[in-house]
A computed fold for a 350-nucleotide part of an RNA from a mine metagenome, annotated as small-subunit ribosomal RNA, central domain.
The coordinates come from a structure-prediction model, not an experiment, and the mean pLDDT is 88.
Context: one part of a larger RNA
């Protein structure tokens, strides 16, 4: 449940693309489909409302009048919504002109570190820790050089800095390639916004195949604290963790704040671009557009805080909440190889 919510109380779907749908800019003229008006029809009594009247009153009852529908019919208005035809640019999109960026996907390529292997010096420890010890070393380790191998990640620059719808991107190049801001206003002329379903994208972990496997390291085994110590620390160490293709499809997928349009004090950082001052030029100063912060006026808020990047003020659409437990579970359906995801209750109990 015709009601109020949704940054922290229960609530924004991880994100996008996008069908139906539902919402739309300025102007003219037509329809008359919604709307409004007029006047018709019908609308049974009974009930219901007034008024009046009978039972000594009421309830009850009679009588009168009203009312009683998203209704038919017919004449009419013509704002607004709708719809046809025209128009126009303020939306939205195309073109052009410089521009920035870890956006993305292929392939190459570098350089520093770890480890292992030869090989030189060189000799008794090394190595861990709160102290140990398990381990490693005289078959010569640790450390030092010098050669070679391998995988993974790219120090400094790095900067509440930049890109990306979201997840999320960092060494260099080069090839393909996606969106973006500013500045021109040349074209097009409402082409828009949102989006139930659909369809794609979608960290880690995990799953299949088949590769790779240096450090790291669930699981595991040793050692150690410890009253125990299936932990926290320590020596190992598998799977994983990287590639290549294919699934899962979840997260505190968080700005815990869907997306869109107008409007509403300012101040100070930053990044992109444009104008302007002013200069030989580059700074410098000042304006402005779009991005990112931070502080803060009005206003909101239960406070905390939010605050032109609003959680102000106002409209269009969607998703979603409605006491705790029980339960994001059970069934039952759909996906999925499994692991599980999605949908999603009841009984009972406070």
């Nucleotide at each position: 449940u015709u009601g109020g919510g949704c940054g922290u109380a229960a609530a924004g779907a991880g994100c996008g693309u996008g069908u139906a749908g539902g919402c739309g800019g300025u102007u003219u003229g037509g329809u008359a489909g919604g709307u409004c008006c007029g006047c018709u029809g019908u609308g049974a009594a009974a009930a219901c409302u007034c008024g009046a009247g009978g039972c000594u009153c009421a309830a009850c009852c009679u009588c009168g009048a009203g009312a009683c529908g998203c209704c038919g019919g017919u004449g009419g208005a013509a704002a607004c919504c709708a719809u046809c035809a025209g128009a126009c640019u303020a939306g939205a999109g195309u073109c052009c002109g410089g521009a920035a960026g870890a956006g993305g996907a292929g392939a190459g390529u570098g350089g520093a570190a770890u480890u292992c292997c030869u090989g030189g010096u060189g000799u008794a420890g090394c190595g861990g820790u709160g102290a140990a010890a398990u381990g490693c070393g005289c078959a010569g380790a640790u450390a030092u050089c010098a050669g070679g191998a391998a995988g993974a990640a790219c120090a400094c620059c790095c900067g509440u800095g930049g890109c990306u719808a979201a997840g999320g991107c960092g060494g260099c190049u080069c090839u393909c390639u996606a969106g973006u801001a500013c500045g021109g206003u040349a074209c097009u002329g409402a082409c828009g916004c949102u989006g139930a379903g659909a369809c794609g994208c979608g960290a880690a972990a995990g799953c299949g195949u088949g590769g790779g496997g240096a450090g790291c390291g669930a699981a595991c085994a040793g050692g150690a604290u410890u009253a125990g110590a299936u932990a926290c620390c320590c020596u190992g160490g598998u799977a994983g963790u990287c590639c290549a293709c294919g699934c899962c499809g979840u997260a505190a997928a968080c700005g815990a704040u869907g997306g869109g349009u107008g409007c509403u004090a300012g101040g100070u950082g930053u990044a992109g671009g444009g104008g302007g001052u002013g200069u030989c030029g580059a700074c410098u100063c000042c304006c402005u557009c779009u991005g990112u912060g931070c502080c803060g006026a009005a206003g909101c808020u239960a406070a905390c805080g939010c605050a032109u990047u609003a959680a102000g003020c106002a409209c269009c659409c969607c998703g979603c909440c409605u006491g705790g437990g029980g339960a994001g579970u059970a069934c039952g359906g759909c996906c999925g190889c499994a692991a599980g995801g999605c949908u999603a209750a009841a009984a009972c109990u406070c």
Background
RNAcentral holds the full RNA, with entries from SILVA.